Predicted 3D model of a 75-nucleotide RNA (transfer RNA) from an archaeon. Its Rfam family is "tRNA". About the family: Transfer RNA (tRNA) molecules are approximately 80 nucleotides in length. RNAcentral records the identical sequence in 2 taxa. The prediction has a mean pLDDT of 82.
[in-house]
RNA sequence: GGGCCCGUAGUUCAGCCUGGACAGAACGCUGGUUUGCGGAACCAGUGGCCGCGAGUUCAAAUCUUGCCGGGCCCG
Numbered sequence: 001g002g003g004c005c006c007g008u009a010g011u012u013c014a015g016c017c018u019g020g021a022c023a024g025a026a027c028g029c030u031g032g033u034u035u036g037c038g039g040a041a042c043c044a045g046u047g048g049c050c051g052c053g054a055g056u057u058c059a060a061a062u063c064u065u066g067c068c069g070g071g072c073c074c075g
Base pairs, nucleotide, nucleotide: 001074002073003072004071005070006069007068010027011026012025013024020058028046029045030044031043032042033041051067052066053065054064055063
């Protein structure tokens, strides 16, 4: 230098191909019930302008594109 993949909640991920109106799960965290105290269990609560811009569109996490970061391969 060239090619491919990834970036979504505190963490691990789904959703992206086939755009659709409040973006989900598990774990975690907080409070409560329970318990001699914890743990577990149960109840309630807590969460992300989807890496940053631009474009297309009535509408973008999703399509196109430029950057930024990470990984792999080729030279």